[in-house]
Context: one part of a larger RNA
């Protein structure tokens, strides 16, 4: 005070519940009509409009850029020249340790092997130790984050033939380049086929030992296979887990090979270029470890690859391969 409390009070306004009447009205459901209005109103259909943008077609002109034609340059490529380093390939001799057998001489009990032992070798003489012979395979030291090779890979030594870089004059040719589906070649080691070979070492297997078992770690033995010759096979964590190419973007500090310049009787130091190989490092990068002129920086071409995890490098199919297998290569389902 219009709100919020209490209290008195039944006169009166009002109030509440039930039943009925009369009169007024309202609201929901819903049938026909319907003037008029409305809508994100218009598929067909009909009219009217022919913008902009874009296509297609002829015609007439331009020559930057592309593309072709013709001509020249030399920087990119290659070719001859002069050097040079290498464990590059291939053939063919040669060598000496070392093991192992195998003969002899000496010698007389054990060797050999393990954490410990047994299996096993050994009085028919092992081991041991000396001497003569054979045999295969493999190259100590030098050897070094050193060299060469497209990569696998390549090492005693020497001949033969060859492939390839790399420096260095500047002489040649004149853009010949770069990548590269497809296609070829190559391709470690196991593994296959034929024929040699065959010490060691050793998947298989057999012995002994450990053990709860031990198909294994340990130990005795020991076959494929290692190796050599002729094809096959085509895979590897085949790695730098980094595709080729080209041009650029601080440095330091070491090593190969190679020039130059100074300097010196010479070498060496010192200075510098290329071309390789390695460490550290700024910028810049990276999700970080980390990369950093040998880039995982900043750019430009070429190829291959990528799309959650698992199913699955499985199935089906096709090539390939003597076989093992190898390339290609999914889904359903689950998370």
């Nucleotide at each position: 005070a219009u709100g919020g409390g209490u209290g008195a009070g039944u006169a009166a306004c009002g109030c509440g519940u039930a039943a009925g009447a009369a009169c007024c009205u309202g609201c929901c459901c819903u049938u026909g009509g319907g003037a008029g209005g409305g809508g994100a109103a218009u598929a067909a259909u009909c009219c009217u409009g022919g913008a902009c943008a874009g296509g297609c077609g002829g015609u007439g002109g331009a020559a930057a850029c592309u593309a072709c034609c013709a001509a020249g340059c030399u920087g990119g490529a290659g070719u001859a020249c002069g050097g040079u380093a290498g464990g590059g390939g291939c053939u063919g001799a040669g060598g000496g340790a070392a093991u192992u057998u195998c003969c002899g001489g000496u010698g007389g009990a054990g060797c050999a092997g393990u954490a410990a032992a047994a299996u096993g070798c050994a009085u028919u003489g092992a081991g041991a130790u000396c001497g003569a012979a054979a045999a295969g395979a493999a190259c100590a030291c030098c050897a070094a984050c050193u060299g060469c090779g497209a990569a696998a890979g390549c090492a005693c030594u020497c001949u033969g033939u060859u492939g390839g870089g790399c420096c260095g004059a500047c002489a040649c040719u004149g853009a010949c380049a770069c990548u590269g589906a497809g296609u070829g070649a190559u391709g470690a080691a196991a593994g296959c086929u034929a024929g040699g070979g065959g010490a060691g070492c050793a998947a298989a297997u057999g012995a002994g030992a450990u053990u709860a078992g031990a198909g294994a770690c340990c130990c005795c033995a020991g076959u494929a296979g290692u190796c050599c010759u002729a094809g096959c096979c085509g895979u590897a964590a085949a790695u730098g887990a980094u595709g080729g190419a080209u041009a650029c973007u601080a440095g330091g500090u070491g090593u190969u090979g190679u020039g130059c310049g100074a300097c010196u009787u010479g070498a060496c130091c010192c200075a510098u270029g290329c071309a390789g190989u390695g460490c550290u490092a700024u910028a810049g990068c990276u999700a970080a470890g980390g990369c950093a002129u040998u880039a995982a920086g900043u750019a430009u071409c070429c190829c291959a690859c990528c799309c959650a995890g698992g199913g699955a490098g499985u199935a089906c199919g096709u090539u390939c391969g003597c076989a093992a297998g190898a390339a290609u290569g999914a889904a359903a389902c689950u998370c």